[in-house]
Context: one part of a larger RNA
């Protein structure tokens, strides 16, 4: 020193378990905030570090309603509440420091310093309380510069904003690794990201549609159409649509024409009084008067014209409307208000088992006799319970909140026939030319959409469109604006589900975790469950440093279950026994 057995220690794998994830489904809610939020900083307990909970009325205050015997959070000890019903669950109200949009001002968040009005202390200086004071839009209303009028400013009151929020929606902008086996046009991807804006959904929508049939009839979504038609350094790749099939299902409102009112400009005519210049008169060539011409500017009413502005008509593409003219009816969306069913926020009631058996540390197990069942879903109890708990099936209930069906009432709104000379039907638009950009569609034969220069029409005998272009035909009616519901999401809630995980897995995080720790930052980031049914957590001896530790009692079924606790594998270190070198 090797080998193989036995017992041990290490260690923490396996196996068992779950308080914690994943996922899905169905409902709800889809927002919170100047009435001070999201998120923090302080603090508040009898003793309190932390976590919870709570705000100086500070593990809580009031009121309702609900519940019943114990309660004072995790978590002990002291002390005390509690059938005069606490603790506890809802519902509502009160308090709610400080900071944070933070907003009286300032600032290095959680501080620091005011102005005004009201209280209080105090001789007084000085301090405490309370309540108010930013900004920016908007409305009225004082008030007001240069500059006469006015206007800018200026100030009040009152409305609103403002910041935070997972994902979904739109819209402004918008990449690159990367594919193409290299790259550039292409892809990637209009992704990703950064901004803005809103909602519970957003967007789109009531044909200047699609088609080519004797068609269809707003939008959005899903199946199919179809990886097809295209389109592509025709590479790599991208890639429709009409139609067919379902879901939903809903249609309105305006601009013009023309009528009517008001303001405001221009002009034209009437009419009041003023001022100025002249002239003639009477009078003294004073004053005060009377008359006539020209200018000036005001005011009152009336025409005609053009502008806004209100009202009313009017709303369509078998073309509509205005204008002329003839008739007939009459309660749909929608708003507001009332209603006040159903649920939703505590809850209650809720069947039926026993053995002096057996086995054990416990019986829910086994053995016998038996119940219930609209209930034998589950989970707990010292093993494995339909009947033992809490529940399950199937009933039940509301003081107060919350949301709200049906039904009520008030506003609210029409149809049609005939004519046809005028008139009106959205203009820097539609078109066109250059450059881009969107359409699957890369400048192509490039229609369609949308626009950055420049150019620029028409009104129904009009004007768009049917994939350059032209005729024919057909469809349509642009250049105002609104609109559910079918569909997209889930940070939250509430149920229930799983051929989803079982602590190296499932969240990163089962446990005081976005912590410990790491980095200046931005950020990056674990490890870490299990005693036993019950602490019954080993009283009291002994060894010791008034230690660790461990020996003995003693608990407990079981201490090789002892808090370094279930189970305890292997590496690895060891006793000790054979064999062997």
């Nucleotide at each position: 020193g090797g080998u193989a057995g036995a017992c041990g220690g290490u260690g923490g794998a396996u196996g068992c378990c779950u308080u914690g994830g994943c996922g899905c489904a169905a409902a709800g809610a889809g927002g919170c905030g100047a009435u001070g939020a999201a998120g923090g900083a302080c603090g508040c307990g009898g003793c309190u570090a932390g976590c919870u909970g709570c705000g100086a009325a500070a593990a809580g205050c009031c009121u309702c309603g609900g519940g019943u015997a114990g309660c004072u959070g995790c978590u002990g000890c002291a002390a005390g509440c509690g059938a005069a019903g606490a603790u506890c669950c809802g519902a509502g109200g009160g308090u709610a420091u400080c900071c944070g949009a933070a907003u009286g001002g300032g600032g290095g968040a959680a501080c620091c310093c005011a102005g005004c009005c009201c209280g209080u202390c105090g001789a007084a200086a000085g301090g405490c309380g309370g309540g108010u004071u930013a900004u920016c839009c908007g409305u009225u209303u004082c008030u007001g510069a240069a500059u006469c009028c006015a206007u800018a400013g200026g100030a009040a009151a009152c409305g609103g904003a403002a910041g935070c929020u997972a994902a979904c929606u739109c819209a402004g902008g918008g990449a690159a690794g990367u594919g193409a086996a290299c790259c550039a046009u292409c892809u990637c991807a209009g992704u990703a990201c950064c901004u803005g804006a809103a909602g519970g959904a957003a967007g789109a929508g009531a044909a200047a549609g699609a088609a080519a049939a004797c068609u269809c009839g707003a939008u959005u979504u899903c199946c199919u159409c179809a990886g097809u038609a295209g389109u592509g350094g025709c590479g790599a790749g991208c890639g429709a649509a009409a139609g067919g099939g379902a879901a939903a299902g809903a249609g309105c409102c305006u601009a013009a024409a023309c009528c009517c009112g008001a303001u405001c400009c221009a002009c034209c005519c009437a009419u009041u009084g003023g001022c100025g210049a002249u002239c003639c008169u009477g009078g003294a060539c004073a004053a005060u008067g009377g008359g006539g011409u020209c200018g000036c500017g005001a005011g009152u009413g009336g025409g005609u014209g053009g502008a806004u502005c209100g009202g009313g008509g009017g709303u369509u593409g078998u073309g509509g409307g205005a204008c002329c003219u003839a008739g007939c009816a009459a309660c749909a969306a929608c708003u507001u208000c009332u209603g006040g069913a159903c649920u939703c926020u505590a809850g209650c009631c809720g069947a039926a088992u026993c053995g002096u058996g057996c086995u054990g540390g416990a019986a829910a197990g086994c053995c016998g006799a038996c119940u219930c069942a609209u209930a034998g879903a589950a989970g707990g109890u010292g093993a494995g319970a339909a009947g033992c708990c809490u529940g399950u099936a199937g009933g039940c209930g509301g003081a107060a909140g919350a949301a709200g069906a049906a039904g009520g009432a008030a506003g609210g709104g029409g149809c049609c026939g005939g004519g046809a000379a005028u008139c009106c039907c959205g203009a820097g638009u539609a078109c066109c030319a250059c450059g881009g950009g969107a359409c699957a569609c890369g400048a192509g034969a490039a229609a369609u959409c949308u626009u950055g220069u420049g150019g620029g029409a028409a009104u129904c005998u009009g004007c768009g469109a049917g994939g350059a272009c032209c005729a024919u035909c057909u469809c349509g009616u642009a250049a105002g604006g609104c609109u559910a519901a079918a569909u997209a999401c889930u940070c939250c809630u509430u149920u229930g589900c799983g051929a989803c995980c079982g602590a190296u897995a499932g969240u990163g995080a089962a446990c005081c975790a976005g912590u410990a720790c790491c980095g200046u930052g931005a950020g990056g980031g674990a490890a870490a469950g299990g005693u036993g049914a019950a602490a019954a957590g080993c009283a009291c001896u002994c060894c010791u440093g008034c230690g660790a530790g461990g020996a003995g009692a003693g608990u407990g079924a079981a201490a090789u279950a002892g808090u370094a606790c279930c189970u305890g594998a292997a590496a690895c270190c060891g006793u000790u026994u054979a064999c062997u070198u």
About this RNA:
Predicted 3D model of a 581-nucleotide part of an RNA (large-subunit ribosomal RNA, domain I) from an Acidobacteriota bacterium. Rfam family: Bacterial large subunit ribosomal RNA. The literature on the family includes a 2001 paper in Science by Yusupov et al., "Crystal structure of the ribosome at 5.5 A resolution". The prediction has a mean pLDDT of 83.